[in-house]
Predicted 3D model of a 481-nucleotide part of an RNA (small-subunit ribosomal RNA, 5' domain) from Erythroxylum minutifolium.
It matches the Rfam family "Bacterial small subunit ribosomal RNA".
Its mean pLDDT, the model's own confidence on a scale to 100, is 83.

Context: one part of a larger RNA
RNA sequence: AAAGAAAAUUGGGCAUUUGUUCCUUAAAACACAUGCAAGUCAGACGGGAAGUGGUGUUUCCAAUGGUGGACGGGUGAGUAACGCGUAAGAACCUGCCUUUGGGAGGGGAACAACAAUUGAAAAUGGCUGCUAAUACCCCAUAGGCUAAGGAGCAAAAAGAGGAAUCUACCCAGGGAAAGGCUCGUGUUUGAUUAGCUAGUUAGUACGGUAAUAGCUUACCAAGGCGAUGAUCAAUAGCUAGUCUAAGAGGAUGAUCAGCCAUACUAGCACUGAGACACAGCCCAGACUCCUACAAGAGGCAAUAGUGGGGAAUUUUUCAUAAUAGGUGAAAGACUGAUGAAGCAAUGUGGCAUGGAGGUAAAAGGCCUAUGGGUCGUGAACUUCUUUUCUCCAAAAAGAAGUAAUGAAGAUAUCUGGGGAAUAAAAAUUGGCUAACUCUGUGCCAACUACCGUGGUAAUAUAGAGGAUGCAAGCAUUAUUU
Numbered sequence: 001a002a003a004g005a006a007a008a009u010u011g012g013g014c015a016u017u018u019g020u021u022c023c024u025u026a027a028a029a030c031a032c033a034u035g036c037a038a039g040u041c042a043g044a045c046g047g048g049a050a051g052u053g054g055u056g057u058u059u060c061c062a063a064u065g066g067u068g069g070a071c072g073g074g075u076g077a078g079u080a081a082c083g084c085g086u087a088a089g090a091a092c093c094u095g096c097c098u099u100u101g102g103g104a105g106g107g108g109a110a111c112a113a114c115a116a117u118u119g120a121a122a123a124u125g126g127c128u129g130c131u132a133a134u135a136c137c138c139c140a141u142a143g144g145c146u147a148a149g150g151a152g153c154a155a156a157a158a159g160a161g162g163a164a165u166c167u168a169c170c171c172a173g174g175g176a177a178a179g180g181c182u183c184g185u186g187u188u189u190g191a192u193u194a195g196c197u198a199g200u201u202a203g204u205a206c207g208g209u210a211a212u213a214g215c216u217u218a219c220c221a222a223g224g225c226g227a228u229g230a231u232c233a234a235u236a237g238c239u240a241g242u243c244u245a246a247g248a249g250g251a252u253g254a255u256c257a258g259c260c261a262u263a264c265u266a267g268c269a270c271u272g273a274g275a276c277a278c279a280g281c282c283c284a285g286a287c288u289c290c291u292a293c294a295a296g297a298g299g300c301a302a303u304a305g306u307g308g309g310g311a312a313u314u315u316u317u318c319a320u321a322a323u324a325g326g327u328g329a330a331a332g333a334c335u336g337a338u339g340a341a342g343c344a345a346u347g348u349g350g351c352a353u354g355g356a357g358g359u360a361a362a363a364g365g366c367c368u369a370u371g372g373g374u375c376g377u378g379a380a381c382u383u384c385u386u387u388u389c390u391c392c393a394a395a396a397a398g399a400a401g402u403a404a405u406g407a408a409g410a411u412a413u414c415u416g417g418g419g420a421a422u423a424a425a426a427a428u429u430g431g432c433u434a435a436c437u438c439u440g441u442g443c444c445a446a447c448u449a450c451c452g453u454g455g456u457a458a459u460a461u462a463g464a465g466g467a468u469g470c471a472a473g474c475a476u477u478a479u480u481u
Base pairs, nucleotide, nucleotide: 001480002479006477010473020344030307031306032305034304035303039067040066041065044064047061048060049059050058074262075261076260083187084186085185086184088182089181092179094177097175098174099173100172101171102170103169105139106138107137108136114129115128117126118125119124144153145152146151158167159166160165188234189233190232195225196224197223200222201221203219204218205217207215237259238258239257241252242251243250244249264285265284267282287298288297289296315341317340318339319338323337324335325334327332354384355383356382357381364375365374366373367372389418390417391416394413427468428467429466430451431450436465437464438463439462440461446453447452
């Protein structure tokens, strides 16, 4: 000098800016009540319900279907690795977006919902029957694919509107942006870890992948790595950065940003452009809940919040107004992302706790050589001001070129009224180190980072008065340079 500083003690008036809420411990990547965090489309589709005397218009709903739940948000357990940083590469893929060239012809069979029936405590099923589609299937067509030739293979869907048109759909090529893969190089400690390796290293062939590849299998060869530290063990997410330092370096990796890994523990695949998927599926395990004992349900390292551990870290708040996201033709609905408020001197910055005058230098305290000195113009007193405070009234920008739309907001800001009113502590005072006397104590009680002080005149202990440096803080402890 520094911090997410942390926590303790003491003190605390106001307003504002920025940022945070960690998990260090023996083990809290410990366990979690409750609410909420991912839906949306009725202009894909057949139904049901509300409403009405009825029809129409309208509104709502569970399914089928589409799209999104692979983003956004959290955490850092694992990982010493092509994980990350940097510099390159070739054998790949891509929903939405953009652009270019074409296309969208003909037919068919089902399954939910629903109805009937039936099992079960529940979760949730069985069977029979009906039905639609942008769901599914077949035929046709193809500037694409199979290296060329030949021969073959693969598409499509409609909706709204009176219409013009608008929005969707299929194939192929380019772009943008994203992702997968390979590689040079850099990336902690230990030799009281010296040998390690059998799909191991290379080849051929089948398989496999979007793609390269021992990725996998069979066969064949015996290679490959290593004192330039392999293997093993320990520790650790990496980086841009941050702190410190004149620099070289050293330490560190909170917030914000990029990448990686992870979602109770271990494993597995499905769907999909994309996952081996935090609030999806299946299996096993531990734990919790429930049960009619046959069975079943759950996963806060989202956001609030609870218990627990600890010296130690907040509200079960408001709003979709802005920014942004997915969805929809749109209106819109959804969003604990985000924007705000609340809590905490946790940090940083700024402002104040009054200004001027005021002496026989009152009273009082302390010291004293008893003359006086000092606290001290300090107070009182006189006068002035109102930052701030308080009361009343007014009142934004941010809204995005018509209107409407503001959570915060009784806000910021501001006219006027009031009155010095609402506001100073903690530490030190032997030397280092700025600041000194008295009294008590008497190697006792105590102080101390270091040197050291204290045994009857202690500037070092305790108290008092004075003083010093700081200041809404001050000092201590642990840590880094």

The source organism's lineage runs through Eukaryota, Euphyllophyta, Spermatophyta, Pentapetalae and Erythroxylum.